[in-house]
RNA sequence: CGAGUCGGCAGGGCGACCGCGGCGCCCCGACCGGGGUGUCGAGGAAAGUCCGGACUCCACAGGGCAGGGUGGUUGCCAACGGCAACCCGAGGUGACUCGCGGGACAGUGCCACAGAGAACAGACCGCCUCGGCCCAGUGCCGAGGUAAGGGUGAAACGGCGGUGUAAGAGACCACCAGCACCCCGGGUGACCGGGGUGGCUCGGUAAACCCCACCCGGAGCAAGGCCAAAAGGGCACCCACGGGUGCCUGCGCAGGCGUUCGAGGGCGGCCCGCCCGAGCCUGCGGGUAGGCCGCACGAGCCCGUCGGCGACGGCGGGCCCAGAUGGAUGGUCGCCACCCGGGCCUCGGCCCGGGGACAGAAUCCGGCUUACACGCCGGCUCGUCCG
Numbered sequence: 001c002g003a004g005u006c007g008g009c010a011g012g013g014c015g016a017c018c019g020c021g022g023c024g025c026c027c028c029g030a031c032c033g034g035g036g037u038g039u040c041g042a043g044g045a046a047a048g049u050c051c052g053g054a055c056u057c058c059a060c061a062g063g064g065c066a067g068g069g070u071g072g073u074u075g076c077c078a079a080c081g082g083c084a085a086c087c088c089g090a091g092g093u094g095a096c097u098c099g100c101g102g103g104a105c106a107g108u109g110c111c112a113c114a115g116a117g118a119a120c121a122g123a124c125c126g127c128c129u130c131g132g133c134c135c136a137g138u139g140c141c142g143a144g145g146u147a148a149g150g151g152u153g154a155a156a157c158g159g160c161g162g163u164g165u166a167a168g169a170g171a172c173c174a175c176c177a178g179c180a181c182c183c184c185g186g187g188u189g190a191c192c193g194g195g196g197u198g199g200c201u202c203g204g205u206a207a208a209c210c211c212c213a214c215c216c217g218g219a220g221c222a223a224g225g226c227c228a229a230a231a232g233g234g235c236a237c238c239c240a241c242g243g244g245u246g247c248c249u250g251c252g253c254a255g256g257c258g259u260u261c262g263a264g265g266g267c268g269g270c271c272c273g274c275c276c277g278a279g280c281c282u283g284c285g286g287g288u289a290g291g292c293c294g295c296a297c298g299a300g301c302c303c304g305u306c307g308g309c310g311a312c313g314g315c316g317g318g319c320c321c322a323g324a325u326g327g328a329u330g331g332u333c334g335c336c337a338c339c340c341g342g343g344c345c346u347c348g349g350c351c352c353g354g355g356g357a358c359a360g361a362a363u364c365c366g367g368c369u370u371a372c373a374c375g376c377c378g379g380c381u382c383g384u385c386c387g
Stems, first nucleotide, its partner, number of pairs: 001383009012336007020041009043358001047369002050367005055220004062272004067216005072086005087101001088099004102211002107209002109205003124150002126146008134137001158176002161173003177201001179198008224293004232249007251285007264276004300319008338355007
C1' cells in the first nucleotide's frame, strides 16, 4: 500500500423568536382558571412484543395421566431460550466464522428421483462351473456359484495388499480406519493423549414419534387499591300535598336451570378426590363511564480503583435523570461543523446551490431480533514492496 476479519463510538453544536407537558415559587382571582419566573422534558433502538424477571391479584389437600420449554462443558446473572471462556464437528492459507451440539444396539416410522436391490439388502451387466442345442461363434438356452469389477445413487453392508479359490468372499493374515470394553496420564469438566483386548464391521434421520435429564401454577398496570357519582328500591323526617332532605342498598323486565335429588365456582388442562356453595346462564331496556394512588430512587447512571482471560463482581466518590392519558417533548430563522454537485484560485482556500436517516416513551427492568442517512476509532490476519 492492497485485500480481509472482528469489535467499539456517535446519531450534529450554539443563539434568537413562537409553542407544548411535569414540578417549585410569586402575582391576579370567591372557585374554575389566568399570568410571570425558574427547572426538567425520548432512543440506540423508545420498535417487534420473541424470551426472562420485578410488581399486583387469584389459587396454594393430595394422587395419577397428559401438556409446554430447555439440551456440549464450566462459569456469570435476580432470572433467562441471554452472556463469557473453553470442548467437539464443519468451512477458511489465516485473522475468524458457522452448528435447534443429549440419545439411532429401548422400540416404531421414513429414506424422494435413479437403480436389479435402500437395511440384518441386492444377481442388471460382468466373472466362474456344469448340462443341453445349433447355422460351430468373442453364439444361444437352462441349472447353480460369486458382491472382486462395471453401472445407479446423497448413501450399496469397512479400505488396501496378500493367502486362498473354478471364480470369489474378513473365509483367513498383516497394516489402516471405525466400534465396544479395560488400563495409564492430563484437565474442575466437556474432552484430549497413549497402550491393550475383542468380534472382524454395526447406514442416515429425533426442527419424525419416542426415550433420558432438568425446569415450568394462572392472569396481567384495562394488574390491583381508594374516593366520588348513578338509574331503581327501602327506611326516617318535613310539607303549602306539587314535593324536598338525610341514611342504607346498588338498576329493571322476560325466559331457562338450581337450593342436600345441589346449579354454579375453585384446586393451570383431564380423571379421581377435596373444598366453597345459593345463586347461575341467556336476551331486551336503562344508568354511570370522573378523580387519586399504583407511577418514577432504580437488579439506577457516571468516574476511579481492586479481583477475574472474560462475562461479571467488590469497594470508594459523585449525581437525580420524562411521566402524558385525545396522549407534551415541536416549528421557523441565523451562524458554525459535516456530506454532495458546480465554479474560481496566487493550491492555503473562497463563492453558489442542495442534503441529513431509522424511528419515537405509556408499569418498570435484563436480553434477543429487526430498522438506520452522513461519519469516526481500534485490535488482528493474509499478500506485495522497501529497510